[in-house]
Context: one part of a larger RNA
RNA sequence: UGACGGGGGCUCGCACAAGCGGUGGAGCAUGUGGUUUAAUUCGACUAUACGCGAAGAACCUUACCUGGGCUAGAAAAUGCAAGAAUCCUGUAGAAAUAUGGGAGUGCUUUUCGGAGAAUUUGCAGUUAGGUGCUGCAUGGCUGUCGUCAGCUCGUGUCGUGAGAUGUUGGGUUAAGUCCCGCAACGAGCGCAACCCUUGUUCUUAGUUGCCAGCGGUAAGGCCGGGCACUUUAAGGAGACCGCCAACGUGAAGUUGGAGGAAGGGGGGGAUGACGUCAAGUCCUCAUGGCCCUUAUGUCCAGGGCUACACACGUGCUACAAUGGUCGGUACAAAACGCAGCGAACCCGCGAGGGGGAGCGAAUCGGCAAAAACCGACCUCAGUACGGAUAAGAGUCUGCAACUCGACUCUUUGAAGAUGGAAUCGCUAGUAAUCGCUGAUCAGCAGGCAGCGGUGAAUACGUUCUCGGGCCUUGUACA
Numbered sequence: 001u002g003a004c005g006g007g008g009g010c011u012c013g014c015a016c017a018a019g020c021g022g023u024g025g026a027g028c029a030u031g032u033g034g035u036u037u038a039a040u041u042c043g044a045c046u047a048u049a050c051g052c053g054a055a056g057a058a059c060c061u062u063a064c065c066u067g068g069g070c071u072a073g074a075a076a077a078u079g080c081a082a083g084a085a086u087c088c089u090g091u092a093g094a095a096a097u098a099u100g101g102g103a104g105u106g107c108u109u110u111u112c113g114g115a116g117a118a119u120u121u122g123c124a125g126u127u128a129g130g131u132g133c134u135g136c137a138u139g140g141c142u143g144u145c146g147u148c149a150g151c152u153c154g155u156g157u158c159g160u161g162a163g164a165u166g167u168u169g170g171g172u173u174a175a176g177u178c179c180c181g182c183a184a185c186g187a188g189c190g191c192a193a194c195c196c197u198u199g200u201u202c203u204u205a206g207u208u209g210c211c212a213g214c215g216g217u218a219a220g221g222c223c224g225g226g227c228a229c230u231u232u233a234a235g236g237a238g239a240c241c242g243c244c245a246a247c248g249u250g251a252a253g254u255u256g257g258a259g260g261a262a263g264g265g266g267g268g269g270a271u272g273a274c275g276u277c278a279a280g281u282c283c284u285c286a287u288g289g290c291c292c293u294u295a296u297g298u299c300c301a302g303g304g305c306u307a308c309a310c311a312c313g314u315g316c317u318a319c320a321a322u323g324g325u326c327g328g329u330a331c332a333a334a335a336c337g338c339a340g341c342g343a344a345c346c347c348g349c350g351a352g353g354g355g356g357a358g359c360g361a362a363u364c365g366g367c368a369a370a371a372a373c374c375g376a377c378c379u380c381a382g383u384a385c386g387g388a389u390a391a392g393a394g395u396c397u398g399c400a401a402c403u404c405g406a407c408u409c410u411u412u413g414a415a416g417a418u419g420g421a422a423u424c425g426c427u428a429g430u431a432a433u434c435g436c437u438g439a440u441c442a443g444c445a446g447g448c449a450g451c452g453g454u455g456a457a458u459a460c461g462u463u464c465u466c467g468g469g470c471c472u473u474g475u476a477c478a
Base pairs, nucleotide, nucleotide: 001478002477003475004474005473007472008471009470010469011468012467013466015462016461019426020425021424022423023422026317027316028315029314030313031312032311033310034308035307042053043052064303065302066301067300068299069298070297078124079123080122081121082120086103087102088101089100090099091098092097107116108115109114129292130291132290133289134288138286139285140281141280142279143277145275150189151188152187153186154185155184156165157164158163169180170179171178195269196268197267198266200237201236202235203234204233205232209227214224215223216222240263243257244256245255246254247253319419323378324377325376326375327374336366340359341358345354346353347352385416390411391410392409393408394407395406396405432454433453434452435451436450437449438448
C1' cells in the first nucleotide's frame, strides 16, 4: 500500500420489512446430470452452466455410429492429351458410383492440313482438406462485479524509502454531483449532457382521416367538395429549481406552493471507466504450435442426436363457481407478405380442399377471429372441473412422417382437493391477467423477441439477512 475480520461509523440497493403473484406437490413440454447404447456428436457447471450455443435435429443440417465407396480429392491456378458443348436412354447397385447405346456438330480464324476461345474428361505436379488437440500460446467477440461511482495522470510539496497528498474533512447529490475548507494546483477515462423513443403544442404538407360544415346517395367517406380534426413526418416551442415561500453558511442544495400536458434526472431505451474471474468461445471467424494425409480428409445409404429405473433447473396446463359450456356481440397496437399474403363463393362436423378477385401494400386488397368484456345453463361432485394416456378414422407439408412432424374428428378419460423444508419475481400503466405479431422456417413453439387490452396491493422503516460504496481500526496474511 492492499486484502481480510462472526471490528467500528456513515450510506445505497425489491437486500430485508409491508404487500401481490408464483416455484418446490400433479400431468405434460424443454434443458441438464446419470444410466443405457454400435452411436446416444460437441461445448457451457455457484452467483456469471442447465427453453444456454440451437432465430426451428424426419433426410439435409450433422460434427456421432454401422455399412458401401474415393484418394490431387467439393471449389480454384499451370502444363500435356482427348473429345465441341449439350441432349436422350439402358444395365448393376440402398445410394454414392461403375459400365454401355444413340443423337449432335456449333463460334472465331485459315495457306482448307489445321489453329484458337468457351466447356467437359483424363494424367502430371507446386498443392488441398481436418467441427482433430491446446481458450493455460492468441486476436476478435462476450458474461460478471455493475450503470456500481469509481480508476488514474502531470507538476508541486511531504517522507531515507515503499509511498502519501490531490481523491481526506464539513455539507449535498442518483453520481469523485456540486459547494465550502484545505500543500496543493490542474488534467484525463468514467458520471451527467449530446442520440433514439414516448407524453403537450405550433408551423409546413395533404392519393390516410372527416360529415366536422354543405350537397348527392337504398347502403359503405361511396361521390362532389374540403384540409378543420385524427393521423403521418420534417422543422420548431416547451422544464431551467426558471418564479414564490421556508430551511440552509447571502453556498451547493432540500422541502412545500403557483402556473403548466409534463416538476425537480418527466417515463423508457441505447450507452458499460481502470480492472477482476489464466471466466467463456480454436464448433462463427481469424490465428501460433502440435497432430492426421489411400485418412482424424471426402462421397453415399440407413441409424443416432428423440433411448429411460431415476435426480435437478426452466416453463405450460390445471386442481375450478372471480369458474366451465353454449349463444350473442364490442373495442387494439405493432409487425409481415410475390417461389408470398391469399378475399368473396362452393364442398367438408373439422383440420382442410376447390376457387382465384385483389395486393410488391399509410390508399385500394390480405394474414385477421383480437381475447379477456356481456347474457342463458351447470350448483360444489373428481363434476358439464381437469385434460394426460390410449384406440380408430383423417388433413397438411415434404422425394419420404416407422424409428421421429404439426393439426382435426369420434371414443377413452389418468394424476390432480392449492402443494413440506425451502425458495423466486415485482414499487405503476408496474405486478397479475388476456390475446395478437415476428424471426428461424417446406412443415414443426408450451421457447425467444416484440405489440397492445384490462389493471391492483403495499412500502412504518433500516434492528436483522444478502450484496455494494466511503472513512476508520486490528493483523503473525501478500
About this RNA:
This is a predicted structure of a 478-nucleotide part of an RNA (small-subunit ribosomal RNA, 3' major domain) from a metagenome. The coordinates come from a structure-prediction model, not an experiment, and the mean pLDDT is 81. The RNAcentral record of the full RNA draws on SILVA.